The part of an RNA shown here (small-subunit ribosomal RNA, 5' domain) has 505 nucleotides and comes from a Frankiales bacterium. It was read from a public genome assembly. Its mean pLDDT, the model's own confidence on a scale to 100, is 85. The source organism's lineage runs through Bacteria, Bacillati, Actinomycetota, Actinomycetes and Frankiales.

Context: one part of a larger RNA
RNA sequence: GGACGAACGCUGGCGGCGUGCUUAACACAUGCAAGUCGAGCGACGCAAUCCCUUCGGGGAGAAGACGGAGCGGCGAACGGGUGAGUAACACGUGGGCAACCUGCCCCUAGCUCUGGGACAACUCCUCGAAAGAGGGGCUAAUACCGGAUACGACCUCGGAGGGCAUUCUCUGAGGUGGAAAGUUUUUCGGCUAGGGAUGGGCCCGCGGCCUAUCAGCUUGUUGGUGGGGUAACGGCCCACCAAGGCGACGACGGGUAGCCGGCCUGAGAGGGCGACCGGCCACACUGGGACUGAGACACGGCCCAGACUCCUACGGGAGGCAGCAGUGGGGAAUAUUGGGCAAUGGGCGGAAGCCUGACCCAGCGACGCCGCGUGCGGGAUGAAGGCCUUCGGGUUGUAAACCGCUUUCAGCAGGGAAGAAGCGAAAGUGACGGUACCUACAGAAGAAGCGCCGGCCAACUACGUGCCAGCAGCCGCGGUAAUACGUAGGGCGCAAGCGUUGUCC
Numbered sequence: 001g002g003a004c005g006a007a008c009g010c011u012g013g014c015g016g017c018g019u020g021c022u023u024a025a026c027a028c029a030u031g032c033a034a035g036u037c038g039a040g041c042g043a044c045g046c047a048a049u050c051c052c053u054u055c056g057g058g059g060a061g062a063a064g065a066c067g068g069a070g071c072g073g074c075g076a077a078c079g080g081g082u083g084a085g086u087a088a089c090a091c092g093u094g095g096g097c098a099a100c101c102u103g104c105c106c107c108u109a110g111c112u113c114u115g116g117g118a119c120a121a122c123u124c125c126u127c128g129a130a131a132g133a134g135g136g137g138c139u140a141a142u143a144c145c146g147g148a149u150a151c152g153a154c155c156u157c158g159g160a161g162g163g164c165a166u167u168c169u170c171u172g173a174g175g176u177g178g179a180a181a182g183u184u185u186u187u188c189g190g191c192u193a194g195g196g197a198u199g200g201g202c203c204c205g206c207g208g209c210c211u212a213u214c215a216g217c218u219u220g221u222u223g224g225u226g227g228g229g230u231a232a233c234g235g236c237c238c239a240c241c242a243a244g245g246c247g248a249c250g251a252c253g254g255g256u257a258g259c260c261g262g263c264c265u266g267a268g269a270g271g272g273c274g275a276c277c278g279g280c281c282a283c284a285c286u287g288g289g290a291c292u293g294a295g296a297c298a299c300g301g302c303c304c305a306g307a308c309u310c311c312u313a314c315g316g317g318a319g320g321c322a323g324c325a326g327u328g329g330g331g332a333a334u335a336u337u338g339g340g341c342a343a344u345g346g347g348c349g350g351a352a353g354c355c356u357g358a359c360c361c362a363g364c365g366a367c368g369c370c371g372c373g374u375g376c377g378g379g380a381u382g383a384a385g386g387c388c389u390u391c392g393g394g395u396u397g398u399a400a401a402c403c404g405c406u407u408u409c410a411g412c413a414g415g416g417a418a419g420a421a422g423c424g425a426a427a428g429u430g431a432c433g434g435u436a437c438c439u440a441c442a443g444a445a446g447a448a449g450c451g452c453c454g455g456c457c458a459a460c461u462a463c464g465u466g467c468c469a470g471c472a473g474c475c476g477c478g479g480u481a482a483u484a485c486g487u488a489g490g491g492c493g494c495a496a497g498c499g500u501u502g503u504c505c
Stems, first nucleotide, its partner, number of pairs: 001505004006501005013372006019365002021330001026328003030325003035074003040071002044067002049060004081283003091207007100200002105196008113147004122137006153176010209255003216246003221243008258280004262273004285306005308319004336362001338361003344358001345356004375405004385396004409446001411441001413439003419432001422429002449494005454475003460489005470477002
């Protein structure tokens, strides 16, 4: 000198764009953050209308709309948060899988035949303070189960071709397992097989912290055979066998740490960092476990244990903000319990649409960067006042007053968007927002501070003080004339900021 997710002191006019718990991965009141589909299904309520009515009401009720629950489907594994753990194939980069999976989407080919029995909802009963639970009965389906068909899948045998070994591809013959309807006008579907795309899984080479005041480490350890398990290879797991494997090119241990694209600095080499944004990983009160599923060992799912908090009729239950706000606490320190789904994106749906604290906006903070303003021109007998003075004067200083002009920003008033493509039969549909922007009006009117002035380092005098009070980054100032302390005048430097502290280069 530059930089910062900064903080502190003094000061503070406006706007745009960013950015804002670095500490306690401390504990959390409250609200919201994941639903949707009636074009899969059965039932209920309401209901136009009709009938009865002792007017209180009761009964029937097609299509369709609405409502809340249930069965079922898809989603909930995305999106959002955090950085605790992790020195590891976690990450980066380059490869491999002849050892693998992939819902929704796209392409190709074929199929969609025929039966059955249940369980919720509902109703009845019982237990319980509650959370909830149990039993009997009825019922539908794109829920569940069986049968038929099937090139393809698995196993055995045979043939041909290829390859980097285990083997791969094609083909022939024998044994086991799938389809679902609504509509039938279209649409949307379902199943099988092959391919694609996307997303993932596994393996390997190389690379990136400190410590030797850690020198030896290891028994599923290293390898083999056989098996189990997985989508898949593998000591991943198991039985048996062998005795191996790693290490001074640093094993093992300890400390620290999410990694990267990047960011800061620097001429570069390098050094430091990993906040915002993007990619990957890990975690979701702590520890463990599996279930469902194409996908999880699953933040707002389940089970067990633990700590903590809450409810309780003491028998038993409920909970998990490292989602968005917000609270307490910790701290030098970090925001609103806001608006909207209008846009972008996501889930569901044929669609309308519903949901979306993702997102888009608004609010707060000079926290940062950038832009703008606080006026411009004229104006000397150089006013007054202040300060200094050798008392002549000098300086503040064209500065002010005064004259002329302008009106950015702020103020007030009128007009007033784009963002809207889409959707809808049409009407219509913007949170931001009466915002940006445009125009008119008034009046210099409302808008300057902070640090420094001994040298480094740009800027000097007076008074006060008298090694006191104090200053200070280093050198050093202060003990009676202090340009170094305090105040004033003046000056220098930056400027809505200026300084200080901390950290990095």